[in-house]
Context: one part of a larger RNA
RNA sequence: UGACGGGGGCCCGCACAAGCGGUGGAGCAUGUGGUUUAAUUCGAUGCAACGCGAAGAACCUUACCUGCCCUUGACAUUGACAGAACCCUGAAGAGAUUCGGGGGUGCCUUCGGGCCUGGAAAACAGGUGCUGCAUGGCUGUCGUCAGCUCGUGUCGUGAGAUGUUGGGUUAAGUCCCGUAACGAGCGCAACCCUUAUCCUUACUUGCCAGCACGUAAUGGUAGGAUUUAAGGAGACUGCCGGUGAUAAACCGGAGGAAGGUGGGGACGACGUCAAGUCAUUAUGGCCCUUACGACCUGGGCUACACACGUGCUACAAUGGCAGGAACAGAGGGACGCGAAGCCGUGAGGUGUAGCUAAUCCCAGAAUACCUGUCGUAGUCCGGAUUGGAGUCUGCAACUCGACUCCAUGAAGUCGGAAUCGCUAGUAAUCGCGAAUCAGAAUGUCGCGGUGAAUACGUUCCCGGGCCUUGUACA
Numbered sequence: 001u002g003a004c005g006g007g008g009g010c011c012c013g014c015a016c017a018a019g020c021g022g023u024g025g026a027g028c029a030u031g032u033g034g035u036u037u038a039a040u041u042c043g044a045u046g047c048a049a050c051g052c053g054a055a056g057a058a059c060c061u062u063a064c065c066u067g068c069c070c071u072u073g074a075c076a077u078u079g080a081c082a083g084a085a086c087c088c089u090g091a092a093g094a095g096a097u098u099c100g101g102g103g104g105u106g107c108c109u110u111c112g113g114g115c116c117u118g119g120a121a122a123a124c125a126g127g128u129g130c131u132g133c134a135u136g137g138c139u140g141u142c143g144u145c146a147g148c149u150c151g152u153g154u155c156g157u158g159a160g161a162u163g164u165u166g167g168g169u170u171a172a173g174u175c176c177c178g179u180a181a182c183g184a185g186c187g188c189a190a191c192c193c194u195u196a197u198c199c200u201u202a203c204u205u206g207c208c209a210g211c212a213c214g215u216a217a218u219g220g221u222a223g224g225a226u227u228u229a230a231g232g233a234g235a236c237u238g239c240c241g242g243u244g245a246u247a248a249a250c251c252g253g254a255g256g257a258a259g260g261u262g263g264g265g266a267c268g269a270c271g272u273c274a275a276g277u278c279a280u281u282a283u284g285g286c287c288c289u290u291a292c293g294a295c296c297u298g299g300g301c302u303a304c305a306c307a308c309g310u311g312c313u314a315c316a317a318u319g320g321c322a323g324g325a326a327c328a329g330a331g332g333g334a335c336g337c338g339a340a341g342c343c344g345u346g347a348g349g350u351g352u353a354g355c356u357a358a359u360c361c362c363a364g365a366a367u368a369c370c371u372g373u374c375g376u377a378g379u380c381c382g383g384a385u386u387g388g389a390g391u392c393u394g395c396a397a398c399u400c401g402a403c404u405c406c407a408u409g410a411a412g413u414c415g416g417a418a419u420c421g422c423u424a425g426u427a428a429u430c431g432c433g434a435a436u437c438a439g440a441a442u443g444u445c446g447c448g449g450u451g452a453a454u455a456c457g458u459u460c461c462c463g464g465g466c467c468u469u470g471u472a473c474a
Stems, first nucleotide, its partner, number of pairs: 001474002003471003007468007015458002019422005026313008034304002042053002064299002067296001070293001073124001077123002081118003086103007106115003126288002129286003135282001137277003140273001142271001147186006153162003166177003192265004197233006207224002212221002236259001239253005315415001319374006331362003336355002341350003381412001386407007428450007
């Protein structure tokens, strides 16, 4: 100087407390461990691995296993030599591949050649093989915590100290005052995006409040409130009162759409964990080179006594079912979205209108509301499982897809010890969309609808910041 303390002081955080809803019990989905297996490819492992890499494993993907098969190679450069490329097609084979048949003789040209295909020999290719404890880059974490440092000066023999401590204050090393310090940098804040109010401008494909015109009907017409999207205004402790050291600031008030960082996002200091990643990619070293490289078929990654994590659905009456009838936002669409109509109980089929999208389509929002029924029961709760019949995608749904209909109707009556999230348009609850994608979400990322309770307080648990103290620790 740090680190540590079941030392002290001050302070903060959904850290506790006060509340609301869960997990842990059930069934299923998904990931992991373990076990099994020819293979169940690899990585991630306290917080900070476990719906994680994977924004989507039937083949492909795919790295794993079985079998078949190739050796200058599936891919790149050089390449003597030969030929247009390429198209159609037969046989064998699981296919890779092998053996044939037919068509075709190109384009550019400085006439040397080039484009494209095959190809001897060789240099070389190739490796998702190892090392993240050789590395770059990227990322997580402490933590959006308020800290981390430097120059000059001063003090100390020196390591170092000071500044950065102290008194107040703040979300903040934020600001003020004091001060052997005076300044400065990286962080904080602001500048950026979005949302909440208003003004101006613009007016189509969007909209129709009000006033008119018109139609069998429709924003159809004149118009422009809304909306949309460009530019501005607005919030700064600016004003008033009080407290305070007359300071910084704090408390209350006015005006205001909004008030003291208005809400949300992006943004992550010096560093820590030899944290994670050689399997995104790059890369040193090591290793393989008729194989640890390459092609293909089939299988596996989907196994199942069990254990754990994360979720979905429930156990019901604040509910289930049936009927009626409202109100969103944000997205996507040409190898696409696909209307109306017709067929089917339905998944869906048919059909093609429109749409390169404020025009058309996906597209019916669902909780909620109104009416009826059920009457506390393993039920008109719950939907697992299984049988049968189908639909769609796709060469192909056996291993191993999603969905529909009929039948079947497990467990489950609110969950031990323990444990998680959340402070407001939040929790809870309800539906909608997108990426990936031929098909395949209870996951992920977004969007809006309905919409709470509680916070006395900081003694305690956890994490963190500053000062101080002890130390046989570095």

Notes: A computed fold for a 474-nucleotide part of an RNA from an uncultured prokaryote, annotated as small-subunit ribosomal RNA, 3' major domain. It matches the Rfam family "Bacterial small subunit ribosomal RNA". The prediction has a mean pLDDT of 82.